[in-house]
Context: one part of a larger RNA
């Protein structure tokens, strides 16, 4: 020096635990903001640095309910107090709410300065004025109205819109109308009551799911892209206008006329309506308003049944009992139906919120006739150039945009995949519309062949912190004494240090705060073997 064994040190793996996460289900809520938000700055406590709470009325104020013995947050301690004349605590409604921030009197390097007090700007209404330019209009001024703005996780609609990539290169193509940027809205959004599908039979707004179907198709026919009708389900709801015509009114023409406004009328495809005539005053549901009882939410209340021995401690075990509409679960010194909180069941609101019967309001019907009138125009269509449709210009319908051109009014017009005919289906060029569907920043309840501290959120712990970066931004590590601090009085060594030895506490101190378990690497001590 090596090996082996034993005992230690170091180290923090492993098993155990959970205070934190993750995922989902059901229900709620789906917004907040000029009545000043989100987010902050600075303050507020007897002693407070930090977190939380609160706002110069500042660890809190008032009222109304609940509750019933302690309380002055995390967080000990000292001091001083509050409370059965009901505190603290929980719920509801108010009051206060510095400064910054859309920030809005002016300024500014946010949380400050000036002013002395002003809704700054935009919108809208009223009035006064008033150009080029005559009437006018634009503009200006004054006053009224809190209508807008800003923030916000995803979902939704719209505008703009990539590239890496794939094609084993690459250009059409793909990635993808994705990411990203912008605008807008709602609790959903969008779509929506056939100018629809279909095919000789029929269906009857839209949306979503299953299927059709990886089919029909598209495609340097490469890579790839990729429907629709039917069928089965979820849900279910239909309406209002324009026009013809009538009445009133205003303005312009002044011989009937024209235009606007208001009201009536009218809303359809077995064409409908106006118009002319007949008949009738019913019925119906609701999406608008209001909203008692009642129900639910925002505090709560009640709620059965066990003792002894053993133990440090019993809930384990032993013995003998009991309850059960309650043997869900959690806690308690080990493992508890009967110890505690609870659980099943039952009960409960002064105040606020939600739902909601009834009611109100608005809307809502028929038959016959056909001469005349109406049935959404720079529209449909067409040409050219684009886009979008699963569909890349193709024989390319249908839909949309730009430019040009430019119809018809029911004997009309559109569609049925170039186009034409027959036939069939529909009725464009105005609008509204719940539900079924999408999502979850947030609230409540519950669940898990989800994690268990290198996992699970980046974050179980004062974490978007420390730290890094000029900045945009990047971004950690770090949990566990014990049942209870009973956290080691007192003595000794030492430097009044660190550390340790006694004593004491405790079931245990090799549980002593560098604290539960305590692997390995690594470092020692002792013994044996060996060189």
């Nucleotide at each position: 020096a090596g090996c082996u064994u034993a005992c230690g040190g170091u180290g923090g793996a492993u098993a155990c635990c959970u205070a934190g996460g993750c995922a989902c289900a059901c229900a709620g809520a789906g917004g907040c903001g000029a009545a000043g938000a989100a987010g902050g700055a600075c303050g507020u406590g007897g002693c407070g640095a930090c977190c939380g709470a609160c706002g110069a009325u500042a660890c809190a104020c008032u009222c109304c309910g609940g509750g019933g013995a302690g309380c002055u947050g995390g967080a000990a301690g000292c001091a001083a107090g509050c409370a059965c004349u009901g505190a603290g605590c929980c719920g509801g409604a108010g009051a206060u709410g510095u400064c910054c921030g859309a920030a809005u009197g002016g300024g500014g390097c946010a949380a400050c300065c000036c002013u002395a007090a002003g809704a700054a700007c935009a919108g809208u209404c009223u009035g006064u004025u008033g150009a080029a330019u005559a009437c006018a209009u634009a503009g200006a001024c004054a006053g009224g109205c809190a209508u807008g703005a800003g923030c916000u996780a995803a979902c939704c609609c719209a505008g703009c819109g990539a590239a890496c990539u794939g094609a084993a290169a690459c250009a059409u193509c793909u990635u993808a109308g994705u990411a990203g940027c912008u605008g807008g809205a709602g609790g959903a959004a969008g779509a929506g009551a056939a100018a629809u599908c279909a095919a000789a039979a029929g269906a009857g707004a839209u949306u979503c799911c299953c299927u059709u179907a990886g089919u029909a198709g598209c495609g340097g026919c490469g890579a790839g892209c990729g429907a629709a009708g039917c069928g089965g389900g979820a849900a279910g709801a239909g309406c209002c206008u324009a026009a013809a015509c009538c009445a009133g009114u205003u303005g312009g023409a002044u011989u009937u006329c024209c235009a606007g406004c208001u009201g009536g009328g009218g809303u359809u495809g077995u064409g409908g309506g106006a118009c002319a005539g007949c008949a009738a005053u019913a019925u119906g549901g609701a999406a608008u308003c209001c909203g008692u009882a009642c129900c639910g939410c925002u505090a709560g209340a009640u709620g059965a049944a066990g003792c002894a021995g053993c133990u440090g401690a019993g809930a384990a075990c032993u013995g003998c009992a009991c309850c059960a509409g309650a043997g869900a679960g959690a806690g308690u010194g080990a493992a508890a139906g009967u110890c505690u909180c609870g659980u099943a069941g039952u009960c409960g609101a002064a105040a606020g919120c939600g739902g909601a019967a009834a009611g109100a309001u608005a809307c809502u019907a028929g038959c016959u006739g056909u001469a005349u009138c109406c049935c959404g125009a720079g529209u449909a269509g067409c040409a050219u150039g684009g886009g979008g449709c699963a569909g890349g210009u193709g024989g390319a319908a249908u839909c949309c945009c730009a430019u040009g051109u430019g119809a018809a009014u029911c004997c009309g017009c559109g569609a049925g995949a170039a186009c034409c005919a027959u036939c069939u289906c529909g009725u464009a060029a105005g609008g509204c519309u719940a539900a079924a569907u999408a999502c979850u920043c947030c609230u409540g309840u519950g669940u898990g062949a989800c994690c268990g501290a290198u996992a699970g959120u980046g974050a179980a712990c004062c974490a978007g912190u420390a730290c890094c970066g000029c900045g945009a931004g990047g971004g950690a590590a770090a949990g566990g004494u014990g049942a209870a601090a009973a956290g080691a009085a007192c003595c000794c060594c030492a430097a009044u240090g660190a550390g340790g030895g006694g004593a004491g506490u405790g079931a245990a101190a090799u549980a002593g705060a560098a604290c539960a378990u305590g692997a390995a690497a690594c470092c020692g001590u002792a013994a044996g073997c060996c060189u």

This is a predicted structure of a 531-nucleotide part of an RNA (large-subunit ribosomal RNA, domain I) from an Oculatellaceae cyanobacterium. Its Rfam family is "Bacterial large subunit ribosomal RNA".